[in-house]
Molecule: Lysine riboswitch aptamer
Organism: mouse gut metagenome
């Protein structure tokens, strides 16, 4: 330096279809009769008697996020955790995107937590614990199967 393996729910990235979102949100009409929007606070904008809010009626979405098939790219695939700069009207704080830099984490799955993200009791994301799978190391064992400990992907097989 090439080339490979782990899994049958590997990993991310998209593409259709379907349910939810939601009888919600916009617009329309009717009463209504001064305040409501930008995630909260203060500031600033915007919209509003050419009619705001909250109310009833008809009709009525999408986006995120989920399940299934499928295509691609791949095997630190990837993801998360700190700090810092940019972006969401200005500050603060919080949240969401992205970028650098560091630092975890072998995989996925189950289960328990409080807090976050979410419409959500799906579900992602953290952390603890369980067993299970692959990898190498050392031991058992004649030896293999197999079994005991342990460690981490800059790891391990080949060439």
């Nucleotide at each position: 330096g090439u080339a490979g393996a782990g899994g049958u729910c590997g990993c991310g990235u998209u593409g259709u279809u379907c349910a939810u979102c939601a009888g919600u949100a916009a617009g329309c009409a009717g009463g209504g009769g001064a305040u409501a929007u930008g995630a909260c606070a203060g500031g600033c904008a915007u919209a509003g008697a050419a009619g705001a809010a909250g109310c009833u009626g008809a009709c009525g979405a999408a986006a995120g996020g989920g399940a299934a098939c499928g295509a691609c790219g791949c095997c630190g695939a990837a993801g998360g955790g700190a700090a810092a700069g940019c972006u969401g009207c200005c500050u603060g704080u919080a949240c969401a995107g992205u970028u650098u830099u560091u630092u975890c984490u072998g995989g996925g799955c189950g289960u328990a937590g409080g807090a976050g993200c979410g419409a959500a009791c799906a579900g992602c994301a953290c952390u603890g614990c369980g067993a299970c799978u692959g990898u190498c190391a050392u031991c058992c064992c004649a030896a293999a199967c197999g079994g005991a400990u342990g460690g981490a992907g800059a790891g391990c097989u080949a060439c």